[in-house]
RNA sequence: GAUAGAGGUUGCGGAAACGAAAAGUACCUUGCAGCAUACGCCGGCAGGCGGCGGCAGGGGAAAGGCAAUUCCGCCGAAGCACCGCAUGGCUGCCGCCGUGCCGCUGCUGGGACGACGCCGAAUAAGCGCCGGACUGUCACAGUUACUGUGGAGAGCUAUC
Numbered sequence: 001g002a003u004a005g006a007g008g009u010u011g012c013g014g015a016a017a018c019g020a021a022a023a024g025u026a027c028c029u030u031g032c033a034g035c036a037u038a039c040g041c042c043g044g045c046a047g048g049c050g051g052c053g054g055c056a057g058g059g060g061a062a063a064g065g066c067a068a069u070u071c072c073g074c075c076g077a078a079g080c081a082c083c084g085c086a087u088g089g090c091u092g093c094c095g096c097c098g099u100g101c102c103g104c105u106g107c108u109g110g111g112a113c114g115a116c117g118c119c120g121a122a123u124a125a126g127c128g129c130c131g132g133a134c135u136g137u138c139a140c141a142g143u144u145a146c147u148g149u150g151g152a153g154a155g156c157u158a159u160c
Stems, first nucleotide, its partner, number of pairs: 001160005008075001011074006019066001027059006034052002039050003042095006078108004082103001084101006109135002113131002116128003137151006
C1' cells in the first nucleotide's frame, strides 16, 4: 500500500406500503354581536396586499416526524458545527428559520439511561452539551480466564 473482517441482535443510514397520532387542528361555510390609526402575511424599518378576529351550528384535510415489518446500502457506517454556492418564507435591507450541494475544515469508537437546552402537536423521534455506568479496541502495569489506568476510528484484527 492492497484485500477481507470485527464492535451491536437496540450497530448506522435509506426506501416502500400499512397503521396510529397530527385533529375535530388548519381550512371552508351559515348566523350573531364587535373591530378597522386595530389585525394578518417569520422578526425590525419601509412598501404592497388582504378586511380582521370572537362565539355558536354544519362540513372537514395534509406534510414533516413515529412503533413494528419488508427490502437496499454499509462499519466515519453516520451525526453535528463552520465556510462557500444555490434556493424558499409577498417586495427591498438586515436578521432568523428551512432545504439541497460542496470540503479527508473541526469534533464524536458505540448504543442505552439521566439532567439541561433546541426543534416539534407531542412526555414521541431527532439534535447539542454534560454526567456516571455498560460495551468493543489498542497501549502500559499487575496478583494475568481477570483487574486497573490511559488513548482514539486518519483506529483495531487477519492475509498478501